[in-house]
């Protein structure tokens, strides 16, 4: 510090996720030790048991119990007496119990934090100062007696003490009044003098002290008040009657409506009152670079609480955790009458929960209470126990050791790699461990003793001097011995770490992306590796990363986001000079900011964690002194901002009225006749009752052509004939006036297209709905004919739009250039200046890019509005507005990992431009109809083996299935096997005529019968066993190879450079041209590669060479005839080498190019014709059955052998061919001309036989020699005469031939006979552009035989192409895109099913809070007080005072009532989300096939359609216009 994830790829936006740190944690696996910490986050749920607050005899009366003494009795044990001593239960009294300890319910508050204030206060114990302590009296507990009760606990009577209580005296004090002095910002404070009233005390001991009272002061602790800070919701906006204030009282330690009477009507709130929810606050802790965010457990400070609620008493202090009273709930005891209790103290129990410890030890230390002290008490505290809960430290050994051992795992070419120096083995060490021994510090001091000082005081100082829970612990020493000690998670990317096996979209994994459908580094196991390590992972939560709420530090044209527009309130911001002030701001000083924590430095535990000491800091608040630039306040000026005046200009600016013509429709009349209208084509409709058309007149309503524009005006919506009235605005000029009067603007107010609503008019046109006609599978649409609301007016609502520049307002600044509008200046009809507006294009800059660019989306300033992933949803609920429609405000559950922007490359478009192709057109001939052949589908079958399936399967693999082939079926056999290799053992030639059985395979018998040798044996063969075999079994979606297709289309790329953030672009685009990315020119490109072309083959011409088997011109011979013969080498031909064609030449066009057109010459002319040759790639195209091959499967069978059958089936359907339907023909006779091939298990002449297929015999030929082998169409003559024929030949019968072991299933051929369909073929469709189509025959391969198929060969030999609008395919440029598996794409809505969360809902249930009324405990206060009554007064009677009781106000709980709010639930119901393949349609994305979308209204199964207005975020074409080059 970043990374993964939207895409084919890219940039940016944006969310989700991960890596880090942390925790009072929990869970899983694992676990050696120690130190230091921590340990109910849940039920403030309920609690058994024990302990947690006592102490003082130096306050008191006393003496129950304990110990001792004394006395008595007794032998003794023992008993009795005695407060005499130590001491001491209970009691009176004092102090403490308000601290310490626990917890976080409540509390959003002066509760807390921070800083101030109290001139409005208190303060026990402690300290200091001054003064005092005189006299008198009274009661009561204990105890005793009596008595009630089960108990708890009382009741009555008598006695008694005190540091208990009371009275008197004295008193600086207090209160009130007076006089004087002085201080303060105010209320007021202080002091002196004086008068009146009133107020104290206690004693104790060990004689020296302690204690007591009053007053003042200090310290400490508290009480109260104030400024500032302190969570969420505005879908909580108004709240408040003691409420706010005053006066007077009461009350309190003290101020105060704290309380009361009276008076006034205030007080709080958008700077968030009130209400609701949540929550103890802080120091700090975690995280973070910081700013922040989150948290508040342990420790410290403050607050609140003590079963729940209320209340007071005592006291210095409480409204009191281990006190009291009352109410309530709960638990317990009970003799049923009545009582007791409060662990949120320490342990502990139950419950709850994922989860949190011992009913331990000690007061040794620290601290607290009491005491003079000893001491007692102390679950505070210190220790120990449990727990890996965390942090820190240590260990599980160290060194050597290769044959790199064994084993495991993996590979394999059998060599190996890895585990791995790891182990074994050798040496060493001993932390830890076990045993033994020793053994701290924590301890300072008390009483006492000794010494010193001295204000001589049980005063001070020094020395000495008991006491250890932890603990025989830590530590130390020693002995032994590698001995006692390693796991957990992960290994697809992020993210360090890889292989094998198993599994087969199963089981499973998963933080995100995503893995798993037979080769899974992603599941499970194993080996190995990586990370951390006594721990490791997981889960949960917080911060971080997240600049993803942005103060630091974000945005708003198109990604989410500018309010529809203006006016304006609060608020925020605000020109310039001077003066003043000093609030903000800055500086100095002071106070505070507790300690702990954190940081820095030192020190102490062996180190560290931990701890100690010191330092800085604690960013804050307050006080004070100063500074005055800036901001603010005040004062006074200025003119530049703003406004006013004056002069001029402009306009579809608003409103009211008047007027006009064209068009449309209607009415009347005329002319006129058969149609009109409408559409892609039609129909509905109108029309002989006279339409449409046309003429005249009349009427109605609405809108204003041309001008017209990128124009103008307005805040926006919006505004267009002419004209009048009224009103408003802007601009220019001027510089007379005002003198900052300004900008923005939450709420608010006003305006606000269309549609819509209400009332009343109006109603021509257009026209939702509706009706009809078409279209269609349907057509609730698009098209047509009608047509209501509406469209228009007035008044009133509504308040929304793609209300858009998708761009808030204002001000300032920042290069140019070209227009237009309106002024001013200038002027010559040129050029030019300035202001306001409106356009274009560009600079810098900005931007993700597209783009923006003085009209900013640039650079700044001010203010407002808005955004924070997609869906759910602009929905629900609530509130406000509206007559309604609806609008405004505006969530959540749930769900997804994306949604979205710009640009790129492709692909696609019922987008465009250009171009090509037998693509269309123009032609010729077919196929589709018939019969037959063949292939396929289907069906059938025991089997009809398998594959190929749009183009690119279907006369295809198969270039030839009777057996074989053959893979299929039935049946019969074999199992080292039909073929092959190795090893071991045994045996032997192998083999085999022949015979028998059998369908055959096979089985049985069987004459005959080896080679080499170094004599060991070997070769060959058989058998047995075994390792390999064999498989046309599966997977072409695991593969190689090979093939088809786009396509012989002209394309596909690279290097360097350049452009772009980038994907990419450029080059390769453009202008021409070409068959061609062919070439030329241009150009930020320059070059290059694979393709094209050429090089290769055939063919067309010629030359040369060579002439046999080919040829024969000339010469000669010969024949009926024939190169037959001599000979020739000319020609043809053969087959080798060359030549030739290159736009080379001429003309024209073109850009002086490439090239095109024409011409000459030439056998051939612009690629002469044909072939071979197939770029990068596409189709998971075809082939595991040619072959090869991974994996899987079979192994007496899925292998192999054999007989027979099947692949040849047959209602049908399709493809491809053949033959025809005839006269351009059929038949008969005669006649002519090829090329290219094949041939020895072959071709087979001639001759003979047969009608023929063929047979017989047999020459020649391994072939330019012989043979197949007569080419046929054609030509000549004759015949047929348009018909199912002298066409056509299917089918069938009979008779034959050939091949072959064998023609039944199932071959071909011949002869005779038979003579079917068919008379040119519907929709739709195929081939072909020249030696082509068409037509004619011939050969070859396969092959024993079988050809209408296939591959070749030649003969005869056309027609047509205007042209590129259309169909198909392709290339290229461009455009749109929501496609990228790429249009066979994507995608919307209803319906049906399943699941989930949610709204409404008659209601039902529960909860908290408030209000009214009733009742009203305890208690304070007030009143009363007939009953009771010690102190004081009084001689007494009595009084004063007090108490009980009673009454009243207040008052907790309870009861009741009406509402509001929240939650749960609810028949039914609404939409929403999710789900691998459901149904219906096709709305959107391309012009998406009717451009889409927004608002509104209406209609429809549904997407949606239509009307009205708006937008471009619409493609395409064209005109005008404009811009650039």
């Nucleotide at each position: 510090a970043g990374a993964g994830u939207u895409u084919g790829a890219u940039c940016a936006u944006g969310g989700c996720u991960c890596a880090g740190g942390a925790u009072g944690a929990a869970c899983g696996c694992u676990a050696g030790c120690g130190g230091c910490a921590g340990g109910c986050u849940u039920a403030a749920c309920a609690c058994a048991u024990g302990c947690a607050a006592g102490u003082c005899g130096a306050g008191g009366g006393g003496c129950a119990g304990c110990g001792g003494g004394u006395c008595c009795a007794g032998c003794a044990a023992u008993g009795g007496a005695u407060g005499c001593c130590g001491g001491c239960g209970a009691c009176c009294g004092g102090c403490g119990c308000a601290a310490g300890g626990g917890u976080g319910c409540g509390u959003a508050a002066c509760g807390c934090g921070u800083g101030a204030g109290c001139g409005a206060c208190a303060u026990g114990c402690c300290c200091g100062u001054g003064a005092c302590c005189g006299g008198g009296g009274g009661a009561u507990a204990a105890c005793c007696g009596a008595u009630g009760g089960a108990a708890a606990c009382g009741u009555c009577g008598c006695c008694u003490a005190a540091c208990c209580c009371c009275c008197c005296a004295u008193a600086u004090g207090a209160u009130c009044g007076g006089u004087c002095c002085c201080c303060g910002c105010a209320u007021g404070a202080g002091g002196a003098c004086u008068g009146a009233u009133u107020g104290a005390a206690a004693a104790c001991c060990g004689u020296g002290g302690u204690g007591g009272u009053c007053a003042c002061g200090g310290a400490u602790u508290g009480g109260c008040u104030c400024g500032c800070g302190u969570c969420c919701c505005a879908u909580u906006a108004g709240c408040u009657a003691g409420u706010c204030g005053g006066c007077g009282g009461g009350g309190u330690a003290a101020c105060g409506g704290c309380c009361c009477a009276c008076c006034g009507a205030g007080g709080c709130g958008a700077c968030g009152a009130u209400g609701g929810g949540u929550a103890g606050g802080g120091g700090u802790u975690c995280u973070g670079a910081g700013a922040g965010g989150a948290a508040g457990g342990u420790c410290c400070c403050c607050c609140g609480c003590a079963a729940u609620g209320g209340a007071a008493c005592u006291g210095a202090g409480a409204c009191a955790c281990g006190g009291u009273c009352c109410a309530u709930a709960c638990u317990c005891c009970u003799a049923c009458g009545g009582g007791a209790g409060g662990c949120a103290g320490c342990a502990g129990u139950g419950a709850g929960g994922a989860a949190u410890a011992u009913u331990g030890g000690u007061c040794a230390a620290u601290g607290g209470g009491c005491g003079g002290a000893a001491g007692c008490c102390u679950g505070a505290a210190c220790c120990a126990g449990c727990c890996a809960u965390g942090c820190c430290g240590c260990g599980u050994g160290c060194g050597g050791g290769a044959c790199g051992a064994c084993g495991g795992c993996c590979c394999u070419a059998c060599g190996g790699g890895u585990u791995g120096u790891a182990a074994a083995c050798c040496g060493c060490u001993u932390u830890u461990g076990u045993g033994u021994g020793u053994g701290a510090g924590c301890a300072a001091u008390a009483a006492g003793g000794c010494g010193g000082c001295c204000u001589c005081g049980c005063g001070c100082c020094g020395c000495u001097g008991a006491u250890g829970a932890g603990a025989g612990u830590a530590g130390c020493a020693u002995a032994c011995g590698a001995a006692u000690a390693a796991g957990c998670a992960u290994c697809g990317g992020c993210u360090a770490a890889c292989u094998c096996c198993g599994u087969g979209c199963c089981a499973g994994c998963a933080g995100c992306c995503g893995c798993g459908g037979u080769a899974a580094u992603a599941c499970g196991g194993a080996g190995g590796a990586u990370g951390c390590g006594a721990g490791c992972g997981u889960u949960a939560u917080c911060c971080g990363g997240a600049u993803u709420c942005a103060u630091u530090g974000g945005g708003u044209u198109u990604a989410a986001a500018g309010g529809g527009u203006g006016c304006g309130u609060a608020g925020g911001c605000u020109g310039u000079g001077c003066g003043u002030u000093a609030a903000g701001u800055c500086a100095g000083g002071g106070g505070u900011g507790a300690a702990a924590u954190a940081c820095c430095g030192u020190c102490g535990c062996u180190c560290a964690a931990c701890g100690u000491c010191g330092g800085g800091g604690c960013u804050g608040c307050c006080c004070u002194u100063g500074a005055u630039a800036c901001u603010g306040g005040c004062g006074u000026g200025c003119u530049g901002g703003a406004g006013u005046g004056c002069g001029g200009a402009u306009g579809c600016c608003g409103c009211c009225g008047g007027a006009g013509g064209a068009a449309u429709g209607a009415g009347u009349g005329g002319u006129g006749u058969a149609g009109c209208g409408g559409u892609g084509a039609a129909a509905u409709g109108c029309u002989u009752a006279g339409a449409u058309a046309u003429c005249a007149c009349u009427c109605a309503g609405a809108a204003c052509a041309c001008c017209g524009a990128u124009u103008g005006c307005g805040a926006a919506g919006g505004c267009a004939u002419c004209u009048g009235a009224c009103g408003a605005a802007u601009c220019c000029g001027u510089a007379a006036c005002u003198g900052a009067c300004g900008c923005u603007g939450a709420g608010g107010c006003a305006c606000g297209a269309a549609a819509g609503c209400g009332u009343g008019g109006g109603g021509a046109u257009a026209g939702a709905a509706c009706a009809g006609g078409a279209u269609u599978a349907g057509a609730u649409a698009c098209c047509c004919u009608g047509g209501u609301a509406u469209u228009c007016c007035a008044c009133g609502c509504c308040g929304u739009a793609a209300a858009c520049g998708a761009u808030g307002a204002u001000g300032a600044c920042u290069a140019a250039c070209c227009g237009c509008c309106u002024g001013c200046g200038a002027u010559a009809c040129a050029g030019u200046g300035u202001a306001g507006g409106u356009g274009g294009c560009c600079a810098a800059g900005c931007g993700a890019a597209a783009g923006c660019g003085a009209u900013a989306a640039g650079u700044c300033a001010u203010c407002c509005a808005c955004c924070u992933g997609g869906g759910g949803a602009g929905u629900a609920c609530g509130a406000c507005c509206g007559c309604a429609a609806g609008g405004u405000u505006g969530a959540a559950a749930c769900u997804c990992a994306a949604a979205g922007g710009a640009a790129u490359u492709g692909a696609c478009g019922g987008g465009g431009g250009c171009c090509c192709g037998c693509a269309c057109a123009a032609g010729c001939g077919g196929a589709g109809g018939a019969a037959c052949a063949u292939g396929u589908g289907g069906u059938u079958u025991a089997a009809u083996u398998c594959g190929a399936u749009g183009a690119u399967a279907c006369g295809c693999g198969a270039g030839g299935a009777a057996c074989c082939u053959u893979a299929c079926c039935c049946g019969g056999g074999c199992u080292c096997g039909a073929a092959c290799g190795g090893u071991a053992c045994a045996g032997g030639a192998c083999g085999g005529a022949c015979a028998c059985a059998g369908a055959g395979a096979u089985g049985u018998g069987a004459a005959c019968u080896c080679c080499c040798u170094u004599c060991g044996g070997g070769g060959c063969c058989u058998g047995u066993a075994u390792c390999g075999a064999g498989g046309u079994g599966c997977u072409g979606c695991a593969u190689g190879g090979u093939u088809g297709u786009c396509g012989u289309c002209a394309g596909c790329u690279c290097g360097u450079g350049u452009c772009g953030u980038g994907a990419g672009a450029u080059g390769u685009u453009g202008g021409g041209u070409u068959a061609a990315g062919u070439c030329c020119c241009g150009c930020a490109a320059c070059g290059a590669g694979c393709g094209c072309a050429a090089c290769c083959c055939c063919u067309a011409u010629c030359a040369u060479u060579u002439g046999u088997u080919g040829c024969c011109a000339g010469c000669a011979c010969g024949u009926u005839a024939u190169g037959g013969u001599g000979g020739g080498a000319a020609c043809u031909c053969a087959a080798a080498u060359g030549a030739g064609a290159c736009u080379g030449c001429c003309g024209c066009g073109g850009a002086c190019a490439a090239c095109g057109c024409g011409g000459a010459g030439g056998a051939a002319g612009g690629c002469g014709g044909g072939g071979a040759u197939g770029a990068c790639g596409u189709c998971a195209a075809g082939u595991c059955a040619u072959c090869a091959u991974g994996c899987c499967c079979c192994u007496u069978a899925u292998g192999u052998c054999c007989u027979g059958g099947g692949c040849u089936a047959c209602a049908c359907a399709c493809g491809u061919a053949c033959u025809a339907c005839a006269a351009u023909g059929g038949g008969a006779c005669g006649g002519a001309c090829a090329g290219a091939g094949a041939g020895c298990a072959g071709c087979g002449a001639a001759c003979c036989c047969g009608c023929g297929a063929g047979g017989g015999c047999a020459a020649g030929c391994g072939a330019a020699c012989c043979c197949c082998a007569u080419a046929a169409a054609c030509c000549g003559u004759c015949u047929c005469c348009c018909a199912g024929u002298u066409c056509g030949g299917a089918u069938u019968g009979c008779a034959g031939g050939c091949u072959g072991c064998a023609a039944c299933c199932c071959g071909c051929c011949u002869g005779c006979a038979u003579g079917a369909a068919g008379u040119c073929g519907g929709a739709a469709u195929c081939g072909c552009u020249a030696g082509u189509a068409a037509u004619c025959g011939c050969u070859g391969g396969u092959c024993a035989g079988c050809a209408u198929g296939c591959c070749g060969c030649g003969g005869u030999g056309a027609a047509u192409a205007c042209g590129u609008u259309c169909c198909c395919g392709g290339g290229u440029c461009u455009u749109g895109u929501a496609c990228a598996c790429a249009c066979c794409g994507c995608c919307c809505g209803u319906c049906a099913c399943a699941c989930c969360a949610u709204g409404g809902g008659a209601g039902u249930u529960g909860g908290g809070a408030g209000c009214g009324c009733c009742c009203g405990a305890a208690g304070c206060c007030a009143g009363u007080g007939a009953g009771c009554u010690a102190a004081c007064c009084g001689c007494a009677a009595g009084g004063a005072g007090g108490c009980a009781g009673c009454u009243g106000u207040c008052g907790a709980a309870g009861g009741u009532g009406a509402g509001a709010c929240c939650a749960a639930u609810g028949a039914c119901u609404g939409g929403g989300g999710u789900g691998a393949a459901g149904u219906c349609g096709u709305a959107a994305c391309a012009a998406g096939g009717u451009a889409g979308c927004c608002g509104u209204a209406u209609c429809g199964g549904a997407a949606g359609g239509u009307g009205c207005g708006g937008c471009u975020g619409g493609a395409u074409c064209a005109c005008c216009u404009c811009c650039u080059u």